[in-house]
RNA sequence: GCGGACGCCACGCUGAGUCCCCGUCGUACACGCCCGUCGUGUGCCCAGGGGAGCCGGGGAACCAACUCUUCUGGGGUGAAUCCUCUGCAAGGCGGCUGGUCCCACGGGAUCGACCGAGGAGCAGGGGUAGGGCAGGUCGUGCCCGAAUCCGUCAGCUCACCCGGUAGGCGUACGACUGCAAAGGA
Repeated sequence: GCGGACGCCACGCUGAGUCCCCGUCGUACACGCCCGUCGUGUGCCCAGGGGAGCCGGGGAACCAACUCUUCUGGGGUGAAUCCUCUGCAAGGCGGCUGGUCCCACGGGAUCGACCGAGGAGCAGGGGUAGGGCAGGUCGUGCCCGAAUCCGUCAGCUCACCCGGUAGGCGUACGACUGCAAAGGA
């Protein structure tokens, strides 16, 4: 000097995921006496609980739909939809063929192989509706375009009912403009 790991604090991004209160166990300090891992007080942490704010779902009339579902299920959260290419590919369908068994000799049952079309789904590539990077706008640039839940069931929806309040990260630049705070005079 560079890089990495761990902990704390501050600032910031995505996101609803912020704030307040009570508080088992445990622990630190102080004091007390029946000197016992005992009692009391304060602090810290904490399983668990409550509230405010924010977010999501279910749920009338009216409206919408009047057809939908019946496996090609349907629906929710989310920006995360849709198209295409390549490779693999379950079950089923069509063709052809071998073995075994039955037979009324017309054929039937069962197991296996090969070929063909298509194909739920999986992996990867390219694009895309859409989304993010400062309170707003314009321009340029960069990035995302996932995952998961319900369980055959849900349009909207007053009252009413239910649930969540995480996780993951490190910050674009230029111009114009808006709001607020701190400090100074």
Background
A computed fold for a 185-nucleotide RNA from Nocardioides sp. 1609, annotated as c-di-AMP riboswitch aptamer (ydaO/yuaA leader). It matches the Rfam family "c-di-AMP riboswitch aptamer (ydaO/yuaA leader)". Gene Ontology terms of the family: regulation of gene expression and cyclic-di-AMP binding. The organism belongs to Nocardioides, within Bacteria. The sequence was found by an Rfam model in a public genome assembly. The prediction has a mean pLDDT of 76.